[in-house]
Molecule: Bacterial RNase P class A
Organism: soil metagenome
RNA sequence: AGCCGGCCGGGUGGCCGCGGUCCGGGCUGUGCCGGCGUGCUGGUGCGGGACCGGGUCGAGGAAGGUCGGGACUCCACAGGGCAGAGUGCUGGCUAACGGCCAGUCGGGGUGACCCGCAGGAAAGUGCCACAGAGAACAGACCGCCGAUGGCGGGUGAGAGCCCGCACAGGCAAGGGUGAAACGGUGCGGUAAGAGCGCACCAGCGGACCGGGUGACUGGUCCGGCUCGGUAAACCCCACUCGGAGCAAGGUCAAGCGUGGGACACAGGUGGCCCGCCUGCCCCGGAAGGGGCAGUCCCCAGGUGGACCGCACAGAUGGAUGGUCACCCAGGCCUCCUUGGAGGCUGGACAGAAUCCCGCCUAUAGGCCGGCU
Numbered sequence: 001a002g003c004c005g006g007c008c009g010g011g012u013g014g015c016c017g018c019g020g021u022c023c024g025g026g027c028u029g030u031g032c033c034g035g036c037g038u039g040c041u042g043g044u045g046c047g048g049g050a051c052c053g054g055g056u057c058g059a060g061g062a063a064g065g066u067c068g069g070g071a072c073u074c075c076a077c078a079g080g081g082c083a084g085a086g087u088g089c090u091g092g093c094u095a096a097c098g099g100c101c102a103g104u105c106g107g108g109g110u111g112a113c114c115c116g117c118a119g120g121a122a123a124g125u126g127c128c129a130c131a132g133a134g135a136a137c138a139g140a141c142c143g144c145c146g147a148u149g150g151c152g153g154g155u156g157a158g159a160g161c162c163c164g165c166a167c168a169g170g171c172a173a174g175g176g177u178g179a180a181a182c183g184g185u186g187c188g189g190u191a192a193g194a195g196c197g198c199a200c201c202a203g204c205g206g207a208c209c210g211g212g213u214g215a216c217u218g219g220u221c222c223g224g225c226u227c228g229g230u231a232a233a234c235c236c237c238a239c240u241c242g243g244a245g246c247a248a249g250g251u252c253a254a255g256c257g258u259g260g261g262a263c264a265c266a267g268g269u270g271g272c273c274c275g276c277c278u279g280c281c282c283c284g285g286a287a288g289g290g291g292c293a294g295u296c297c298c299c300a301g302g303u304g305g306a307c308c309g310c311a312c313a314g315a316u317g318g319a320u321g322g323u324c325a326c327c328c329a330g331g332c333c334u335c336c337u338u339g340g341a342g343g344c345u346g347g348a349c350a351g352a353a354u355c356c357c358g359c360c361u362a363u364a365g366g367c368c369g370g371c372u
C1' cells in the first nucleotide's frame, strides 16, 4: 500500500411527556339483601369508554427494497395435460430457494484475491452494422506465377540462349479492410503457391492407461480431419412449479329487502382443455309445468361497528420523545512534555405492522483477526 472476514455503533441518573399491561382508588351502571324519609342510604356480586395514583415493559443490523423461499389461511376430486414461469458445471448443507459451503473450468490481477452471461451451435430459424473481393461449404481490391504459340529487343555465321510485354490459364502463401477472414511456426515442394507433404504445437475424432464420488484432469498411440461467433437471440434438452394472500381468514352485533332476466350446449379454485360435482318440494300416467336453493348479470336500498387472528413492543393515522448533568469514542486548538490539563466541536444509515430463513442497497466514527 492492498485483499478478505468479523464486532460496536453511545452509557448512567434526575425531571416532564407518550403506548401496552398489572394492581389499587374514587366516580358511575345494574342485580340481590337490609333500613325508612318511597327515592335516598349501607353492604355485597358483576361491569364500565373515561379519570387519579403506583409497579413494570417498550424498534434494527439492516426494521429499508419487496428480489427469492417457506410457515400459516381460504378455494379446488387435492387428478391428468397444454400454455406460462423459474433454474442451468460438480458435490454437499438446508423446511426450501435463484441461498450458503467446498471444488472444477474460463476470464482479470504481480499477488493475497475477484468475476462468471458455466447444458446444447452437428435439430432448426435468425443476426454479425459499416468497411471489405469475401462474414460460413465465402472470396480476388493491391498482388504472385504465366508454358506452347504471339509481339519487341540483345547476342550469335546459324542452331540456340537471354530479357521485356501481353494473352489463355493457375494461386489464396504476402499486403490491405475489419471486432472477427476457413488453424499457427518452420522446412520441403511448386511455374507461382496451398496440409500439397513433413516436424512440432493448438483444436477435433478414435483407442488405451492413471488420479478423482463427480464436474474434470495427467499421459501414450492413431488420424491431415481443420466447415467462425452469437442462445441474458428465438429455440432444443434436463429438472422444478395448483391459485390467491393477514386488506388471508374467522366470530358476534346491527340494518335494508320492491324486484327483473338467464341457467345442464349452463355453473363450479386461475389462462385453456379433459376429468369430477350440481340438490329439494308440489301437480301430472308420462312429456311437461310451477316454486325453493345455487351461479351469473341489471336496477334499487342498507351497513362501514366490536372482537379474534396478534406475539416477553403489538399500534390501527399508527406509541418509546424533550430537557439538564456527568461519563465515554473521535476530531481541532493551546499549554506543559514518558504523559497529562483546559477549551471548542460532536455521535452515521435510519422506524416494527402475521411470522421465519436468505439476497440486495445505505451507513459518520471506532475496534479485532488473517493474508499478499
Stems, first nucleotide, its partner, number of pairs: 001372008010327007018058008027048010060349001064360002067358005072245004079274004084241005089103005104118001105116004119236002124234002126230003141175002143171003150165006183201006202226002204223008249308004259298005266278003279292005328347001330345007